[in-house]
Context: one part of a larger RNA
RNA sequence: CGUUAGAAUUUUGAGGAGUGUCGACCCUAGUACGAGAGGACCGGGUUGAACGAACCUCUGGUGAACCGGUUGUUCCGCCAGGAGCAUAGCCGGGUAGCUAUGUUCGGACCAGAUAAGCGCUGAAAGCAUAUAAGCGCGAAACUGACUCCAAGAUGAGAAUUCGAUCUCGUAAGAGUGAAGGGUCGUGGUAGACUACCACGUUGAUAGGCCGGAAGUGGAAGGCGAGUAAUCGUCGGAGCUAACCGGUACUAAUCGCCCGGAAUU
Numbered sequence: 001c002g003u004u005a006g007a008a009u010u011u012u013g014a015g016g017a018g019u020g021u022c023g024a025c026c027c028u029a030g031u032a033c034g035a036g037a038g039g040a041c042c043g044g045g046u047u048g049a050a051c052g053a054a055c056c057u058c059u060g061g062u063g064a065a066c067c068g069g070u071u072g073u074u075c076c077g078c079c080a081g082g083a084g085c086a087u088a089g090c091c092g093g094g095u096a097g098c099u100a101u102g103u104u105c106g107g108a109c110c111a112g113a114u115a116a117g118c119g120c121u122g123a124a125a126g127c128a129u130a131u132a133a134g135c136g137c138g139a140a141a142c143u144g145a146c147u148c149c150a151a152g153a154u155g156a157g158a159a160u161u162c163g164a165u166c167u168c169g170u171a172a173g174a175g176u177g178a179a180g181g182g183u184c185g186u187g188g189u190a191g192a193c194u195a196c197c198a199c200g201u202u203g204a205u206a207g208g209c210c211g212g213a214a215g216u217g218g219a220a221g222g223c224g225a226g227u228a229a230u231c232g233u234c235g236g237a238g239c240u241a242a243c244c245g246g247u248a249c250u251a252a253u254c255g256c257c258c259g260g261a262a263u264u
Stems, first nucleotide, its partner, number of pairs: 001152001006162006015149004021049007033038001051106005059100004066093005071086006110144003117137004166175003180258004184200005205251003208247005214240003221234005
């Protein structure tokens, strides 16, 4: 821009893409078969491999905004307590998120029409013949079935709902400005930008604060014990990121723009 006002929501599916794998064991059954040795078809069940998708409850990884330990040195006047630098100084753990080696799920069943192949009926050709007319079975391939995209499918589809065919004027023209959308702002389940999604005071969108979860692992200070290093106690203490819930304290103010009264 088109889809013949305009708009919001929900959809149909022409067409396209994906998936498609392979074992082992058990039962049937030590049956059929076979002198024996051996040992099934068909059918049913269980459990795997590789591959794929999603996810983070568990097991782990990471986790330079969390906690702790510790060395050297400089500084905060000193002690105590801290801060900077040294690869994040080094070391031990670790929330959210992301993640696999972790967890869950998937391939299927079934149908249609077939291939090789196997048949029924059956003439030409009194027989025979699966074929000439006709009918049936038959595979991981094909078409459906399953998952995803999809009306620019210009053949532009459908449904529901919203929505001024207004006012003045003889006319020219002037005016009003719906539904809805955008701009702007707070953000993230989204993301290079854009887009998408949530929210904008009729508000929990983000921050702050409060509570919780979770992590670390016993803060500072006081008191007590010990010559001291250190230990005990107040006290599962103190501190704490991204998580969960609550709370208008802060910031999402007020507005503005597009849209358009067309065609007949």

This is a predicted structure of a 264-nucleotide part of an RNA (large-subunit ribosomal RNA, domain VI) from a Vulcanimicrobiota bacterium. The full RNA is in RNAcentral, with records from ENA. Its mean pLDDT, the model's own confidence on a scale to 100, is 88. It matches the Rfam family "Bacterial large subunit ribosomal RNA".